[in-house]
Molecule: SAM riboswitch aptamer (S box leader)
Organism: Oxobacter pfennigii
This record gives sequence, C1' cells and structure tokens, in this order.
RNA sequence: CUCUUAUCAAGAGAGGUGGAGGGAUAGGCCCGAUGAAACCCGGCAACCAGCAUUUUAUGCCAAGGUGCCAAUUCCUGCGGAUAAUUGCCGCGAGAUGAGGG
Repeated sequence: CUCUUAUCAAGAGAGGUGGAGGGAUAGGCCCGAUGAAACCCGGCAACCAGCAUUUUAUGCCAAGGUGCCAAUUCCUGCGGAUAAUUGCCGCGAGAUGAGGG
C1' cells in the first nucleotide's frame, strides 16, 4: 500500500508540560489565549489476548497488544423508499480491530 471481515447514535479529567493551531481530504459549519497540536498523567471501552461454559456462540476479566476521550464517523456523495421530510435501507468515502497478500 492492498484484500477479507466486524464495528462506528453510548462512554471517557475544571490535571501537568506546551504554546497556535485543530476537527482525514474538499466545501460547509464549528472548536481554540476562559488556551489548539503534541507529550505525560488520568480515564473510557472491551476488538485481540486471558478465563469459564451449553464452544460458528455467550459470559467474566482489564495486569498484556491496540483503539478512543467536542459536536452521529460534526454535516455532506450515489441509489432506493416516502406526499414531503427524516436519527429509514443499500452502496461509496473514512476510522479502528483481527486475519491475509
């Protein structure tokens, strides 16, 4: 980088360092000196791992490997459905885990 698959409406500090940026891309719309990114501490969750069982599954655990901690994945694209809308359905794009190339 790419393929397969599962999930994405919940959850997470008024801490320290740091200093201007950040929310994937583009357009919006937002967040930010009442301090952004980043790092540390803290926390959330429970995909993998571990344990148990009635073992294509369910439950438990959180010391291990990730992940995450404004706003639905902040909103958006294409198709369907609908009188119209819409937190409806499917696909696409993206993120994360696990496995493969």